[in-house]
Context: one part of a larger RNA
RNA sequence: GUCAGGCGGCAGGCUUAACACAUGCAAGUCGAGCGGAAACGAUGAAAAGCUUGCUUUUCAGGCGUCGAGCGGCGGACGGGUGAGUAAUGCUUGGGAAUAUGCCUUUAGGUGGGGGACAACAGUUGGAAACGACUGCUAAUACCGCAUAAUGUCUACGGACCAAAGGGGGGGACGCUUCGGCACCUCUCGCCCAUAGAUUAGCCCAAGUGAGAUUAGCUAGUUGGUAAGGUAAAGGCUUACCAAGGCGACGAUCUCUAGCUGGUUUGAGAGGAUGAUCAGCCACACUGGGACUGAGACACGGCCCAGACUCCUACGGGAGGCAGCAGUGGGGAAUAUUGCACAAUGGGGGAAACCCUGAUGCAGCCAUGCCGCGUGUGUGAAGAAGGCCUUCGGGUUGUAAAGCACUUUCAGUUGUGAGGAAAGGUGGUAGUUUAAUAUGCUAUAACUGUGACGUUAACAACAGAAGAAGCACCGGCUAACUCCGUGCCAGCAGCCGCGGUAAUACGGAGGGUGCAAGCGUUAAUC
Numbered sequence: 001g002u003c004a005g006g007c008g009g010c011a012g013g014c015u016u017a018a019c020a021c022a023u024g025c026a027a028g029u030c031g032a033g034c035g036g037a038a039a040c041g042a043u044g045a046a047a048a049g050c051u052u053g054c055u056u057u058u059c060a061g062g063c064g065u066c067g068a069g070c071g072g073c074g075g076a077c078g079g080g081u082g083a084g085u086a087a088u089g090c091u092u093g094g095g096a097a098u099a100u101g102c103c104u105u106u107a108g109g110u111g112g113g114g115g116a117c118a119a120c121a122g123u124u125g126g127a128a129a130c131g132a133c134u135g136c137u138a139a140u141a142c143c144g145c146a147u148a149a150u151g152u153c154u155a156c157g158g159a160c161c162a163a164a165g166g167g168g169g170g171g172a173c174g175c176u177u178c179g180g181c182a183c184c185u186c187u188c189g190c191c192c193a194u195a196g197a198u199u200a201g202c203c204c205a206a207g208u209g210a211g212a213u214u215a216g217c218u219a220g221u222u223g224g225u226a227a228g229g230u231a232a233a234g235g236c237u238u239a240c241c242a243a244g245g246c247g248a249c250g251a252u253c254u255c256u257a258g259c260u261g262g263u264u265u266g267a268g269a270g271g272a273u274g275a276u277c278a279g280c281c282a283c284a285c286u287g288g289g290a291c292u293g294a295g296a297c298a299c300g301g302c303c304c305a306g307a308c309u310c311c312u313a314c315g316g317g318a319g320g321c322a323g324c325a326g327u328g329g330g331g332a333a334u335a336u337u338g339c340a341c342a343a344u345g346g347g348g349g350a351a352a353c354c355c356u357g358a359u360g361c362a363g364c365c366a367u368g369c370c371g372c373g374u375g376u377g378u379g380a381a382g383a384a385g386g387c388c389u390u391c392g393g394g395u396u397g398u399a400a401a402g403c404a405c406u407u408u409c410a411g412u413u414g415u416g417a418g419g420a421a422a423g424g425u426g427g428u429a430g431u432u433u434a435a436u437a438u439g440c441u442a443u444a445a446c447u448g449u450g451a452c453g454u455u456a457a458c459a460a461c462a463g464a465a466g467a468a469g470c471a472c473c474g475g476c477u478a479a480c481u482c483c484g485u486g487c488c489a490g491c492a493g494c495c496g497c498g499g500u501a502a503u504a505c506g507g508a509g510g511g512u513g514c515a516a517g518c519g520u521u522a523a524u525c
Stems, first nucleotide, its partner, number of pairs: 001518001003517001006372006012365002014330001019328003023325003028073003033070002036066002040064002043060008080283003089208007098200002103196002106193001108191003111145001113143002120135006151160003165188006174181002209255003216246003221243008258280004262273004285306005308319004336362001338361003344358001345356004375405004385396004409466001411461005419452001423447003427443005469514005474495003480509005490497002
């Protein structure tokens, strides 16, 4: 494209406005750190009601659990985008002056005290967001003391620096408010060092666009000394001193641009490009800033300013989809406000488990690649019809019909793997230990978890039944005749066709090429 469209597998899917965003979700978790108990449930006790064994109410954190709060770890990963950046980036190869939570290795330690702040209760301000005051309280929250080297500093005399407990099990002596404590033991932690691994920061060299219709640029500028600062070298910062530093091997300025592995094209050399996937970088409404922390100057944290949107009782407040869906807008143009944590991975947790729009899947789209099908065999009276004809015939054409078969795929029905490892339960063996507790390890048994999913696959059933188009046919370029038209209508990538016998326009028959696609347009080599 007023062309056409059967099935499946695997991929891909806002190239434009880094435009604005309604709504939902995308980062939580731990009660085995803590004080506790708002909710739900079990159990027990008491009371009331009567339908006499269940209803309601109250009480009990003692139990399963758990809202809010304190505390820990994680919100620096994962996910998105390419605005900026021509070098503070990236690629390759080196380097020394560094840090590093969780993990692993090794050596030690884990003693004894204290005072708070939330929650909560009371009073109170505000429309709200959110506060204020008074009082009470716990901790793996906070702060001293002790101890102190293989640690840090050192004038080599010395000086300085830490911690936190939780859970399981046990049975003698001791204490006891009869709950436990102390003790023994296992385990998870905590503190200080040590080595490693990982990760990150920093420095150097070379390479990494265009323009000279940009030729000079630079005062913290280039170097030194001293100090400060940083995890760390350094004008990184400051004071003083010197006057340097860069530049036709293109400085400075302007324009453009994320870089790479790769992708694409090409015989190659090269050219073009940087979607998906992977590595690095940068950004998170715009601009600045720090806090916390092992790590951020932090997409879903904080503060300030700005633009925009919303709420307001006009005093003041709230927000940030370049996360996943989705909406408006822009555009030639790009999808569902889906399911699940079953798997893989991540965070938290001792674990069970919880969270996870990462991820796994499904939905939409012939957007691409690949595969399959739309029947097979037979069938000459070479039927009818169409087209052509020299009117004899030729061609469509074994094509159709007819006859005999098959049933892939789609349809209906049924059967049905694999993705599942884990986890739980009570055993057995080993190990820890005073211990046949507990814990840990191994092992066999039983049990047990699937979003996809009406899964894949297989079987049965029915019937050729449901499934072919598009472009072209003058030469380049595979494929020709008739009719219509008559420089008209039209075609056309180039050459060129058309003015009455057009293989070039339009239709028909026939043919050629591709085929669930085909043609056109645009772009690149």
Model confidence (mean pLDDT): 86 of 100. Predicted 3D model of a 525-nucleotide part of an RNA (small-subunit ribosomal RNA, 5' domain) from an uncultured prokaryote. Rfam family: Bacterial small subunit ribosomal RNA.